[in-house]
Annotation
The part of an RNA shown here (small-subunit ribosomal RNA, central domain) has 350 nucleotides and comes from Synechococcus-like str. P211. The source organism's lineage runs through Bacteria, Bacillati and Cyanobacteriota. The prediction has a mean pLDDT of 87. Its Rfam family is "Bacterial small subunit ribosomal RNA".
Context: one part of a larger RNA
RNA sequence: UUGGGCGUAAAGCGUCCGCAGGCGGCCCAGCAAGUCUGUUGUUAAAAGGUGGAGCUUAACUCCAUCCAGGCAAUGGAAACUGCUGGGCUAGAGUGUGGUAGGGGCAGAGGGAAUUCCCGGUGUAGCGGUGAAAUGCGUAGAUAUCGGGAAGAACACCAGUGGCGAAGGCGCUCUGCUGGGCCAUAACUGACGCUCAUGGACGAAAGCCAGGGGAGCGAAAGGGAUUAGAUACCCCUGUAGUCCUGGCCGUAAACGAUGAACACUAGGUGUCGGGGGAAUCGACCCCCUCGGUGUCGUAGCCAACGCGUUAAGUGUUCCGCCUGGGGAGUACGCACGCAAGUGUGAAACUC
Numbered sequence: 001u002u003g004g005g006c007g008u009a010a011a012g013c014g015u016c017c018g019c020a021g022g023c024g025g026c027c028c029a030g031c032a033a034g035u036c037u038g039u040u041g042u043u044a045a046a047a048g049g050u051g052g053a054g055c056u057u058a059a060c061u062c063c064a065u066c067c068a069g070g071c072a073a074u075g076g077a078a079a080c081u082g083c084u085g086g087g088c089u090a091g092a093g094u095g096u097g098g099u100a101g102g103g104g105c106a107g108a109g110g111g112a113a114u115u116c117c118c119g120g121u122g123u124a125g126c127g128g129u130g131a132a133a134u135g136c137g138u139a140g141a142u143a144u145c146g147g148g149a150a151g152a153a154c155a156c157c158a159g160u161g162g163c164g165a166a167g168g169c170g171c172u173c174u175g176c177u178g179g180g181c182c183a184u185a186a187c188u189g190a191c192g193c194u195c196a197u198g199g200a201c202g203a204a205a206g207c208c209a210g211g212g213g214a215g216c217g218a219a220a221g222g223g224a225u226u227a228g229a230u231a232c233c234c235c236u237g238u239a240g241u242c243c244u245g246g247c248c249g250u251a252a253a254c255g256a257u258g259a260a261c262a263c264u265a266g267g268u269g270u271c272g273g274g275g276g277a278a279u280c281g282a283c284c285c286c287c288u289c290g291g292u293g294u295c296g297u298a299g300c301c302a303a304c305g306c307g308u309u310a311a312g313u314g315u316u317c318c319g320c321c322u323g324g325g326g327a328g329u330a331c332g333c334a335c336g337c338a339a340g341u342g343u344g345a346a347a348c349u350c
Base pairs, nucleotide, nucleotide: 003322004321005320006319007304008303012318014201015200016199017198021194022193023192025088026087027086028085029084030083031082033081034080035077036076037075038074039073040072041071042070043069048066049065050064051063052062053061054060091191092188093187094186095184096183097182098181099180103177104176105175106174107173108172109171110154114150115149116148117147118146119145120144121143125136126135162169163168206247207246208245209244210243211242215241216240220236221235222234223233258317259316260315261314262313263312266295267294268293269292270291271290272289273288274287275286276285299306300305323350324349325348332343333342334341335340
């Protein structure tokens, strides 16, 4: 626990789906729960406020009178919220016609390169570095030509270009499949937004089982460098990297910027679509919708910067922050085969 905040100072959950909850378009009618209002009752006495009185005054005591607010009952109002009924189409969705795309899954195919194997030519070196050495090579290497095998990745095209919710996605073809955008305005008629708990997806590394293993390469071995060198450089090289199935659930999971809607100058580039005018046609030009960049007005910001893709102006919902260290630690709980992950303190100290 108010308030103020969350691009970079602490702070946006990695992303999406979504129950409860919160919030929710336009018109008409009704009800009267919220709301507003009248009246009544009650809210003990004392205390308190106001006016007065009594002790010489005051404190003190006494008398009269009383608000606001709460609760309840009852009468009224109907703009707003709510509820009920009816209607609408601007939100949302469906249909129809187009369209771009490395969106996803599966199958098939391809060439370059690399390594290895076989054969030919050929001979003393090759390789590597700052320089070297370890290493390879007369048992014929390196180089070169022909043949074969294997695995992984797909040069150019390639672009602050495309697609995807994010992670991410790039050779070609085929099949299956998700989403978007544009046009149209036929249909439904608020069906919407957000979302605690929950669920799904989620790079790399890592784990389990079975395959595979060309290149690269943690660990490890060796050679150098160095005062040392548990490194940087070099020669080797296991796990791994790849595939199938199952776990893990993290990241500078970043735009370090939650989602949705509305509003608020423009210029310019680019991607996808539509319209107009023009034309034989395509371009060029104008308008417009959606994406993606850049510059910039108002405004915002501590500044940097942001600026119709907002960090501007508003509304709704969720998440999160509250000095540094201790500490993302301890303990407990949950999950996991494990590694660990999630949740997450305190003492103490500055």